This is a predicted structure of an 83-nucleotide RNA (c-di-GMP-I-GGC riboswitch aptamer) from an Armatimonadota bacterium. Its Rfam family is "c-di-GMP-I-GGC riboswitch aptamer". The literature on the family includes a 2017 paper in Proc Natl Acad Sci U S A by Weinberg et al., "Bioinformatic analysis of riboswitch structures uncovers variant classes with altered ligand specificity". The organism belongs to Armatimonadota, within Bacteria. The coordinates come from a structure-prediction model, not an experiment, and the mean pLDDT is 84.
RNA sequence: UCCGACAAAGGCAAACCCGAUCCGCAAGGCGGGGACGCAAAGCCACGGGCCCAGGAGAAACCUGGGUAGCCGGGUUUCCGAAA
Numbered sequence: 001u002c003c004g005a006c007a008a009a010g011g012c013a014a015a016c017c018c019g020a021u022c023c024g025c026a027a028g029g030c031g032g033g034g035a036c037g038c039a040a041a042g043c044c045a046c047g048g049g050c051c052c053a054g055g056a057g058a059a060a061c062c063u064g065g066g067u068a069g070c071c072g073g074g075u076u077u078c079c080g081a082a083a
Stems, first nucleotide, its partner, number of pairs: 003080002011038002016033004022029002036069001042075003046072003049067007
């Protein structure tokens, strides 16, 4: 470097619930609880996918937004058995 163990220590947190409603038209985000899972489930929307809003008669398409826990890519990184 690669790899990822019934290893050690630590980390993250899906669904769902809550906010007498914190942000957003929405998708979605944020905070608390929760734990299905995760070796990058850290970070970045660069390519593809999916979702939302607007435009267009519909679709193609265009514009903007979201998703990093859909895949690829970039980048940083704890631990150290086996191969």